[in-house]
RNA sequence: AGAGCCGGCCGGACAGUCGCUGUGCCUUCGGGCAUGGAGGAAAGUCCGGGCUUCGCAGGGCAGGGUGCCAGGUAACGCCUGGGCGGUCCGCAAGGGCCGACGGAAAGUGCCGCAGAAAACAUACCGCCGAUGGCCGGCAACGGCACAGGUAAGGGUGAAAAGGUGCGGUAAGAGCGCACCGCGCGACUGGUAACAGUGGUGGCAGGGUAAACCCCACCCGAAGCAAGGCCAAAUAGGGGUGCGAUGGCGUGGCCCGCGCCGCACCCGGGUAGGCCGCUCGAGGCGGCUGGCGACAGCCGUCCCAGAUGAAUGACUGUCCACGACAGAACCCGGCUUACAGGCCGGCUCUCACU
Numbered sequence: 001a002g003a004g005c006c007g008g009c010c011g012g013a014c015a016g017u018c019g020c021u022g023u024g025c026c027u028u029c030g031g032g033c034a035u036g037g038a039g040g041a042a043a044g045u046c047c048g049g050g051c052u053u054c055g056c057a058g059g060g061c062a063g064g065g066u067g068c069c070a071g072g073u074a075a076c077g078c079c080u081g082g083g084c085g086g087u088c089c090g091c092a093a094g095g096g097c098c099g100a101c102g103g104a105a106a107g108u109g110c111c112g113c114a115g116a117a118a119a120c121a122u123a124c125c126g127c128c129g130a131u132g133g134c135c136g137g138c139a140a141c142g143g144c145a146c147a148g149g150u151a152a153g154g155g156u157g158a159a160a161a162g163g164u165g166c167g168g169u170a171a172g173a174g175c176g177c178a179c180c181g182c183g184c185g186a187c188u189g190g191u192a193a194c195a196g197u198g199g200u201g202g203c204a205g206g207g208u209a210a211a212c213c214c215c216a217c218c219c220g221a222a223g224c225a226a227g228g229c230c231a232a233a234u235a236g237g238g239g240u241g242c243g244a245u246g247g248c249g250u251g252g253c254c255c256g257c258g259c260c261g262c263a264c265c266c267g268g269g270u271a272g273g274c275c276g277c278u279c280g281a282g283g284c285g286g287c288u289g290g291c292g293a294c295a296g297c298c299g300u301c302c303c304a305g306a307u308g309a310a311u312g313a314c315u316g317u318c319c320a321c322g323a324c325a326g327a328a329c330c331c332g333g334c335u336u337a338c339a340g341g342c343c344g345g346c347u348c349u350c351a352c353u
Base pairs, nucleotide, nucleotide: 001349002348003347004346005345006344007343008342009341010340012318013317014316015315016314017313018312020037021036022035023034024033025032026031039324043335044334046333047332048331049330050329051223052222053221054220063219064218065217066216067215068082069081070080071079072078083101084099085098086097087096088095089094102214103213107212108211109208110207111206124154125153126150127149128148131147132146133144134143135142136141162180163179164178165177166176167175181203182201183200184199186197187196188195189194227275228274229273230272237266238265239264240263241262242261246260247259248258249257250256282301283300284299285298286297287296288295289294319322
C1' cells in the first nucleotide's frame, strides 16, 4: 500500500429571501419580536415494558409462549460472558460466523421409494454345514446342501442393532482382548453448563418432539378512536310547583288511574372545546465498580408535539454531487431498506528499510 472479515460513527455544507407550525413576550388585535421544529431506521408492527380502562382474595383448568449455563435489565423471544456442536481461515497458538442447543433407556404416532427386513427385528445374494441326515468308501475320508448355523462380505436405503484391529471359529459373532464410542457410579477443577482423570458394565439400542406428548419456567383482557373533564341548539327523560277543577281515554255513571298545558330545577348524551401529550427506565461529559452487558455518584442541558394534521420552496457559493426514507401516547429490542464516506481491530499478500 492492497484485499478479506469484524466493530463503531456520519448521512451534503454555508449564507440569504419567502412561507408553515409549537411555545414565550409585546400589541394599535392587523400583527411583530425571540426561540424550537423528524430518523438511524420515524418503516415492519414481530417481541418486551410503562400508562389507561375493565375484571380481580387467592389458586387451578383450558389456551399461548420460552427452553445449554451464569449474569444484565422495568421486562423480553433482547444483550453480555461462558459451555457444547457445526463450519471457515490458520503449520500452530488462536480467531470469525452459525445453532428452536431440555427430554426419544415415560407413552402414542409416523418413517415415501428401494429393500429380506424401517424395529417384539429380519435373511435376498452369499459364507459354513463342525453336529444330525443322504450318497460313495473296508476305513481314513470325500461328496450333496435336507435339517440347521451365520450376519464377517455383497446388495437396498438418508438411516440396517456401535467403529478399527488382533485373536477365535466349520463359518461367524463383544464370543475374548486393546483402543475409540456408550451407560453407571467415584474423584478433581468450575457458581453452573461442562471438562478432565482413573474405575466399572461387553453394552441399553434406529430416526423423528419446527408430530402428539412429558418436564421446568413465564403470561388476565383490550388498547391513546385507551381513558378523563367542560358542555350549546333541537328532541326526548326525571322531579317540584301552578292552573281551567278543564278536555280526552277507561263500554253508561261515580271514585280512582293514565295522557294533554306553563314555569323552574336535575341528570344522561350529541356538536364543539380541553386534558391525556411529551421531563423521559432522557441526552452529553467526568469519576468509580465490573472481563463485559451494565450499574452507582457528580456536573450540565431541555431537544417536534400537530389533529384537514407544520417541519417546505427558491437563489448564490462549494464539494466527494447527496441513498433509504417522514413523527401521531411513550420507551427498550429485533428485523428489513440504505448513494457515498470516516475511524478502529484482526488475518493475509506485496514493496521498502